[in-house]
Context: one part of a larger RNA
RNA sequence: GAUUGAACGCUGGCGGCAUGCUUAACACAUGCAAGUCGAACGGCAGCAGCAGAGCUUGCUCUGGCUGGCGAGUGGCGGACGGGUGAGUAACGCGUGGGAAUCUGCCCAGUAGUGGGGGACAACCAGGAGAAAUUCUGGCUAAUACCGCAUGAGCCCUUAGGGGGAAAGGCUUCGGCCGCUAUUGGAUGAGCCCGCGUCAGAUUAGCUUGUUGGUGGGGUAAAGGCCUACCAAGGCGACGAUCUGUAGCUGGUCUGAGAGGAUGAUCAGCUACACUGGGACUGAGACACGGCCCAGACUCCUACGGGAGGCAGCAGUGGGGAAUAUUGGACAAUGGGCGAAAGCCUGAUCCAGCAAUGCCGCGUGUGUGAAGAAGGCCUGCGGGUUGUAAAGCACUUUCGGUCGGGAAGAUGAUGACGGUACCGACAGAAGAAGCACCGGCUAACUCCGUGCCAGCAGCCGCGGUAAUACGGAGGGUGCAAGCGUUAAUC
Numbered sequence: 001g002a003u004u005g006a007a008c009g010c011u012g013g014c015g016g017c018a019u020g021c022u023u024a025a026c027a028c029a030u031g032c033a034a035g036u037c038g039a040a041c042g043g044c045a046g047c048a049g050c051a052g053a054g055c056u057u058g059c060u061c062u063g064g065c066u067g068g069c070g071a072g073u074g075g076c077g078g079a080c081g082g083g084u085g086a087g088u089a090a091c092g093c094g095u096g097g098g099a100a101u102c103u104g105c106c107c108a109g110u111a112g113u114g115g116g117g118g119a120c121a122a123c124c125a126g127g128a129g130a131a132a133u134u135c136u137g138g139c140u141a142a143u144a145c146c147g148c149a150u151g152a153g154c155c156c157u158u159a160g161g162g163g164g165a166a167a168g169g170c171u172u173c174g175g176c177c178g179c180u181a182u183u184g185g186a187u188g189a190g191c192c193c194g195c196g197u198c199a200g201a202u203u204a205g206c207u208u209g210u211u212g213g214u215g216g217g218g219u220a221a222a223g224g225c226c227u228a229c230c231a232a233g234g235c236g237a238c239g240a241u242c243u244g245u246a247g248c249u250g251g252u253c254u255g256a257g258a259g260g261a262u263g264a265u266c267a268g269c270u271a272c273a274c275u276g277g278g279a280c281u282g283a284g285a286c287a288c289g290g291c292c293c294a295g296a297c298u299c300c301u302a303c304g305g306g307a308g309g310c311a312g313c314a315g316u317g318g319g320g321a322a323u324a325u326u327g328g329a330c331a332a333u334g335g336g337c338g339a340a341a342g343c344c345u346g347a348u349c350c351a352g353c354a355a356u357g358c359c360g361c362g363u364g365u366g367u368g369a370a371g372a373a374g375g376c377c378u379g380c381g382g383g384u385u386g387u388a389a390a391g392c393a394c395u396u397u398c399g400g401u402c403g404g405g406a407a408g409a410u411g412a413u414g415a416c417g418g419u420a421c422c423g424a425c426a427g428a429a430g431a432a433g434c435a436c437c438g439g440c441u442a443a444c445u446c447c448g449u450g451c452c453a454g455c456a457g458c459c460g461c462g463g464u465a466a467u468a469c470g471g472a473g474g475g476u477g478c479a480a481g482c483g484u485u486a487a488u489c
Stems, first nucleotide, its partner, number of pairs: 001489004006485005013361006019354002021319001026317003030314003035076003040073002043069002047067003050063005083272003092197007101189002106185008114148001116146002123138006154163003168177003198244003205235003210232008247269004251262004274295005297308004325351001327350003333347001334345004364394004374385004398430001400425005408416001433478005438459003444473005454461002
């Protein structure tokens, strides 16, 4: 000098664009953050309508009849999106390759979609429990479940043969959406390898599924991935092992560069979801707002037993020098479901708070010498503040008031928002501070103090004329900021 997710002190007019728990991966009250489909299904608790009955004439009852729909079966989605960086020195990441794999939804092709069956929820009846919840019996539907048939292709094969599928719904009757098998693609994912990836030798030896082989098992898939047997290997001063530290990268900061430092925001990958372990379901998880077990903690309890997990968005306590609203909307972009209408979406888009940063603008312009008054200095003549002010003449950016008022939305639909922007009106009106002035380093005098009080980045100032302390006048530098502290180059 440049820089920062900064903090602190003094000060503070406006706008645009960004950014905002770096500390306790500490604990969390409350609300919301993942639902959707009645065009898969049986149904009908509630709402609205319709029809009928009773009648006290404005109520009651009946009918799933219609719109719809709580709970339930079923499908798809809850593996995305969002958060955090604890762990990890590792094929985790970066880069370049590889072969032994899977891939829901999507695209293209081929072949099918025949005929049957038995259940289980909801519901009804009964029971247990304080609750969470749960048990027994009975009825029932399906795109839920299970056989049979067929099977081009598919899988297995000793090449003879064997195995193995499906589901319907809606319709304006034109068709549309599905379902099954399989081939190819696209997308996504799993796996392997070369090279690169912090410090310590005051860590020198490490290793028994360890290194390799054979048989078997397992996986979507290669493989000690697992297992039995056999061999005795494998790694290491080119730093193994151990210890400490750390998410990695694109990037960011600095620097002429080489390099050094760093990894907030944004983007890619990765790991984690109270702590540890485990599997289930599924195309995909060993699953943040799923399940089971154990543990710590918190809460409820009728003491028998139960419930919970903000490192989602807000918000609270705590820690800290320090970091925001328990806001609006699905209008846009995108996502889930749905044939669609649509519903959901704290993703997202916006608004609020904060000079936290960057950028822009303003706090007036011209004229004005009696060089006014006042202040300060003085050699008492004057000098300086200083064209500065006042005065005179103008202007109206920003802000204010009033009126109009978008784009963002290909047909409808605008949270933002009566916002941006435009017009009119009034009036210099509402808007300047902070640090420094001994040298480095731009900027000097007076008073007070008297090695005191104090200053200080370094050198150093202060013991009676201090340009170095404190105040004043004046000056210098930056400016809605200015200084200080911390940190990096």

The part of an RNA shown here (small-subunit ribosomal RNA, 5' domain) has 489 nucleotides and comes from a metagenome. The prediction has a mean pLDDT of 90. Rfam family: Bacterial small subunit ribosomal RNA.